[in-house]
Context: one part of a larger RNA
Formats: sequence, C1' cells, structure tokens
RNA sequence: UUGGGUUUAAAGGGAGCGUAGGCUGCCCCUCAAGCGUGUUGUGAAAUAUACCGGCUCAACCGGUGAAUUGCAGCGCGAACUGUGGGGCUUGAGUGUGCGGAAAGUAGGCGGAAUUCAUGGUGUAGCGGUGAAAUGCUUAGAUAUCAUGAAGAACUCCGAUUGCGAAGGCAGCUUACUGCAGCACAACUGACGCUGAGGCUCGAAAGUGCGGGUAUCGAACAGGAUUAGAUACCCUGGUAGUCCGCACGGUAAACGAUGGAUGCCCGCUGUUCGCCCAUUAGGGUGAGCGGCCAAGCGAAAGCGUUAAGCAUCCCACCUGGGGAGUACGCCGGCAACGGUGAAACUC
Repeated sequence: UUGGGUUUAAAGGGAGCGUAGGCUGCCCCUCAAGCGUGUUGUGAAAUAUACCGGCUCAACCGGUGAAUUGCAGCGCGAACUGUGGGGCUUGAGUGUGCGGAAAGUAGGCGGAAUUCAUGGUGUAGCGGUGAAAUGCUUAGAUAUCAUGAAGAACUCCGAUUGCGAAGGCAGCUUACUGCAGCACAACUGACGCUGAGGCUCGAAAGUGCGGGUAUCGAACAGGAUUAGAUACCCUGGUAGUCCGCACGGUAAACGAUGGAUGCCCGCUGUUCGCCCAUUAGGGUGAGCGGCCAAGCGAAAGCGUUAAGCAUCCCACCUGGGGAGUACGCCGGCAACGGUGAAACUC
C1' cells in the first nucleotide's frame, strides 16, 4: 500500500459558512467520450515460450509460430457512467396562515441580598474554629431601626423543560435581527449532499488600552495545624471577577459518538403545532427522555435521536515511552498556539 478501523482499546476536526473537488431524483430522445465488440497498423532484436532442427547427449546454437495483456485508426452496440435537448415532482427552495422558545444585539426598568456611609437605640463584647489565634471593638463594635450610595447576580417558577451550529443562553420590558416547527399544497423545477484549502464564530483563564470595583478572590501578609506545612482551616488581600474596544484560539470544547439521505418490531413519559371526538381520550408531524424485539457489539452496552441495514463526502488511527517534545516554518504584543519528527529504549 491493499485491507481493517475511529462511544470506552490508537483514532471524529471545538463549531458553522463555503471554494476547488468527489458524489448526485424519475421519464423520453440524442451523441458515442468512458465501456463492450470486430478489424487494420504498430508493439525492433535478444530474452522467456510452443514445435522443428545442428553439435554423439546436454548446456549452447539455428529456424518457424504464438505471445508481447500496450498505443493508434476505422466500423458496430447503447444497458450503465458521461454530453446535449425536452418533460415531471417525491429531494431542495419559495409563498400564505398559525401558534412557539432562557436564540442573539442594544436600550430602559425592578425587588431581595451584600458591603460601605450617615443618623437613632443600646453596651461589652464580636468574629472565627476540631480547638484557637491573627482580626474588629469603649474613638462605642457585634445586634437592631431609618435614610442614602455602589457594584454584581437574578430566589421561587424550574422540569431527563425550552432555544441555539457549537461555545453557550434564565428578573421584567421595548426595539431590531435570526430560527426551527405545524397546516395548506399555490409557485420554482434537481436549484441537492459533502467539503481539502479559505473565511467566520468560539467557555474559563490570559494579554493591551480605557473605565468600574459591592462580593468573591490566584499572588502576597498574618494566625493556626504540623517533625516540617512554601498546603488543606482562619483573618485580611492585589491582579482578576464586571463594562467597552482590540488580541489570543485553547478545554474531559463530551453524547469522549463528523455531516447528509433512505430503510427496519414495540411500550411509556414529556414539549410545541395541527386534526377528530370536544368528557375521558384517539390520530398525526417535529423535538426531548426512559425501557426493550430483531440486529449489532470484545463486553459494558447501543437499539427509528443506532453503536442496526446500506450509499455519498470529509476528518482521523496504525505498539508503549521519548513527545505533543526538538528543529524549521506560519500566527501572536506576550503568554503561547498551529504544524510536528528522530536518535535511543522496552
């Protein structure tokens, strides 16, 4: 390489959009590039091969044929792939109507809690722990009441709930933007799927500049614990946590399960829509869950949301360590990221 694989053994790209490419519904006609078939030319000789012959045989040598699975030309065929033309509607899209959701962006508003400030009441403790101490407090703390300020997060509802491509999204409300679903079957008529490169998005932490800073809190300081304690516990506390703009581009970015399409027993719960009955309920479509038949699987398990049966496209794997390291290149302000070996060793 062929092959075999990728939930957990090595292996699905973090996600989307999309270029080239690959693949691509049904029917009719057409051409004949691929394809099949016939024929012609060519496919040097030697070698190899079949037969015949020459050295006494053989090796060796000579002759004739076939072969040389290739290339080109000229005919023929038309199932399949392809070309061109015409048609179709089930794939895809549009339209009309309907309800839906924590989808996004920007603005406005709300209450509880926390901390702080001021004032009142009040007096000796508070706080913290396994126990303590550091710490706060007669300059009046803790507790409690009133008023005010600030920032951050949204209790209950809340749920195997919903939405989003993923990351993710939760107080209320307004504006703008996006979305899927259902019903109708009116319109277009294959307009599709995937997608190397590329582009965009991408938790937390981190970075730059500017703001903000209530809480919590790396680093740091102190108190404990301990043989020690650069920790776990406690008291503080800077960056950060929050906002705007920009960068970075990684995660157990997980369903550890790429995307699309078709097919294949059931039971049960739930969300949204539609239909029938309008009482229980029944049917149907799209999601989200649980349990199972067949099948699959090394097993655990998966099982119409497949890890079943098939097709198409992409990505990736090939013993452990060395190592996601070194070197080089690309990107980045940096941190670092991407790509990514070998010697050696078992």
Molecule: small-subunit ribosomal RNA, central domain
Organism: uncultured bacterium